[in-house]
Order: sequence, then structure tokens, then C1' cells
RNA sequence: GCCGGAGUGGUGGAAUUGGCAGACGCGACGGACUCAAAAUCCGUUGUCAGCGAUGACGUGCGGGUUCGACCCCCGCCUUCGGCA
Repeated sequence: GCCGGAGUGGUGGAAUUGGCAGACGCGACGGACUCAAAAUCCGUUGUCAGCGAUGACGUGCGGGUUCGACCCCCGCCUUCGGCA
């Protein structure tokens, strides 16, 4: 230099015929149980605005196509593999 894969909450990882983003697990926080703890069980858990109801934003970064993009197209960044 060329070709291909991957990048999604704190973390692992789903969602792909373009139509509810974050299922499920781990972790964290609160509670139940216990003399206390562990284990187990229940609830909560992206950011911003708002008293609240709710609204806006959010899939590596920047653009594009589309009524609608994690998904398609273009450029770039990081990373893994292959070729030279």
C1' cells in the first nucleotide's frame, strides 16, 4: 500500500428484509431474608430539560440517501486478520 471483519449503556452482548434501540447476563444502588454475612429473591439503573406528566438527544467520528438508518452509500479514526 491493497482486501476483508469488528466498533451499540459501567461491562459482555442482542436487535440486520430499513420500521419500539439497549433484550438477556454481569456489575452498581435500594429492599426482603439472616444475630451478622454469603447465597437466594424483588425493584431500580444512558444523557439533558422539566416540580411533574412528559419532551429532546443518544449505536466510533463527519456527511449523504430515505417518510423513516445500528442497518444502505461516501470519507475518516481505532482495532483484528489476510496479501504484498
Predicted 3D model of an 84-nucleotide RNA (transfer RNA) from a Clostridia bacterium. Rfam family: tRNA. From the family's description: Transfer RNA (tRNA) molecules are approximately 80 nucleotides in length. Model confidence (mean pLDDT): 81 of 100.